[in-house]
RNA sequence: GAGGCUGGCCGGGCAAUCGCUUUCCGCAAGGCGAGAGGAAAGUCCGGGCUCCGCAGGACAGGGUGCCAGAUAACAUCUGGGAGGCGUAAGCCUACGGAAAGUACCACAGAAACUAUACCGCCGGAGAUCGGGCCCGAAUCAAUGAUGCAAAUCGUUGGCGCGGGGAGUCGGUUCCCGGUAAGGGUGAAAUGGCGUGGUAAGAGCACACCGCAUCAGUAGUAAUACUGAUGGCAGGGUAAACCCCACCUGGAGCAAGACCAAAUAGAGGGACUGGUUUCGACCAGGCGUGGUCCGCGCUGUCCCUGGGUAGGUCGCUUAAGGUGUGCGGUGACGCACAUCGCAGAUGAAUGAUUGCCACUGCCGGUUAAAGCCGGCAGAACAGAACCCGGCUUACAGGCCGGCCUCUACU
RNA sequence: GGCUAUGUAGCUCAGUUGGUUAGAGCACGGCACUCAUAACGCCGGAGUCGGUGGUUCAAGUCCACCCAUAGCCACCA
Numbered sequence: 001g002a003g004g005c006u007g008g009c010c011g012g013g014c015a016a017u018c019g020c021u022u023u024c025c026g027c028a029a030g031g032c033g034a035g036a037g038g039a040a041a042g043u044c045c046g047g048g049c050u051c052c053g054c055a056g057g058a059c060a061g062g063g064u065g066c067c068a069g070a071u072a073a074c075a076u077c078u079g080g081g082a083g084g085c086g087u088a089a090g091c092c093u094a095c096g097g098a099a100a101g102u103a104c105c106a107c108a109g110a111a112a113c114u115a116u117a118c119c120g121c122c123g124g125a126g127a128u129c130g131g132g133c134c135c136g137a138a139u140c141a142a143u144g145a146u147g148c149a150a151a152u153c154g155u156u157g158g159c160g161c162g163g164g165g166a167g168u169c170g171g172u173u174c175c176c177g178g179u180a181a182g183g184g185u186g187a188a189a190u191g192g193c194g195u196g197g198u199a200a201g202a203g204c205a206c207a208c209c210g211c212a213u214c215a216g217u218a219g220u221a222a223u224a225c226u227g228a229u230g231g232c233a234g235g236g237u238a239a240a241c242c243c244c245a246c247c248u249g250g251a252g253c254a255a256g257a258c259c260a261a262a263u264a265g266a267g268g269g270a271c272u273g274g275u276u277u278c279g280a281c282c283a284g285g286c287g288u289g290g291u292c293c294g295c296g297c298u299g300u301c302c303c304u305g306g307g308u309a310g311g312u313c314g315c316u317u318a319a320g321g322u323g324u325g326c327g328g329u330g331a332c333g334c335a336c337a338u339c340g341c342a343g344a345u346g347a348a349u350g351a352u353u354g355c356c357a358c359u360g361c362c363g364g365u366u367a368a369a370g371c372c373g374g375c376a377g378a379a380c381a382g383a384a385c386c387c388g389g390c391u392u393a394c395a396g397g398c399c400g401g402c403c404u405c406u407a408c409u
Numbered sequence: 410g411g412c413u414a415u416g417u418a419g420c421u422c423a424g425u426u427g428g429u430u431a432g433a434g435c436a437c438g439g440c441a442c443u444c445a446u447a448a449c450g451c452c453g454g455a456g457u458c459g460g461u462g463g464u465u466c467a468a469g470u471c472c473a474c475c476c477a478u479a480g481c482c483a484c485c486a
Stems, first nucleotide, its partner, number of pairs: 001405010012356007020035003024031002037380001041391002044389005049252004056293004061248005066080005081095001082093004096243002101241002103237003118183002120179005126173006133164004139158008191209002194206003210232001211230008256313004266304006273282003284298004306485003320339008358377008410482007419435004428466001437453004459475005
């Protein structure tokens, strides 16, 4: 210098004027002060708080899922393990169980988990064809013997022809058997790879790797390492049912409490039965939503219709913020000091102007950097009971740590 | 503010326990019939299954996160 990984922060500032909500002060006019976010969002998890009768039991349902810790709690966070990606810094993981059971695995393929073999390889038997072998005759060539010669006989070789089948080699086809190396199908094919072995092959044998069981060592544990034994125990899917371990009652501030105002305590429906010693009991109905039990109330609930759409509390001091010290690798915890930091309810938190800062464009000037002037831009989004997280959106900018490559000293 | 449900062709809906090329009716286009139109008949087109990512050999279907739409929730007697 180039490329990359990662942690954190800001997300305009100041002033003036005009507005909005509101604490406090003031009889009033008014005055002083305060007034959105990192996500206030999505409402995806967890808790506080409130009510449902005590928040009871069982089943169903739902959730979580390597280990340990943090925490009020969690599907969050921290540390560690395993697996994957990357040269590395680093990043990602819904990461219990498929030899408990059930289900599914389309098409293709012999075969998808129960068995088996399409092509191939190998062995055996048969049929057929060919080579080679043997026999026979003919012909050609060479050569030998007899002979004056023609010719005859023999040997060897060549191109072909006919025949033979005891044994041999090869091709084609069929049958029986062995095999699972190789090919082919598929997303996936019964450990991988090499050597030996074999008729061909095969964990058949052996070495290495993987796997299973057992033991030892380290660790709280997940797990890792080492050794011994075993020749492989039998595929995938649990974001299919399921099994195992743990957690889980429901609803939500429009929860809920109080005050005030107004109206037709109207109409319809569900169960309205039984016993009685007249106290009650059983059944039924209802009780914050699946079923049953237990418990409570007994004229209770549901629908339609009617009225009011006002106020106070809940409401913001809370698992609060900041700083320092200590403990812890860390999440976090403890102690001390310090701060007061929105509470609106059709719902305030804004608008305009000026200056400064940032970015871009244009013009002037300058060797260039720069300076001056003008114009434009500036995100995502907005509290609504409150916290802890997650996820998603976000113009532009700042700070820190680390890795790789290249060059120079 | 809180809670719940839905999203498949232009419209209304199916789509089984994931499976081979996602269907039906209406609508639309063409042909045929008719003097012409409608109806009937035949043929055809039209889908990023709301979007993105994941699990799986394979996703409309299972899972996660976003997006859009619709509905319900006040008090009194």

Notes:
Two RNAs folded together computationally: RNase P RNA and transfer RNA, 486 nucleotides in total.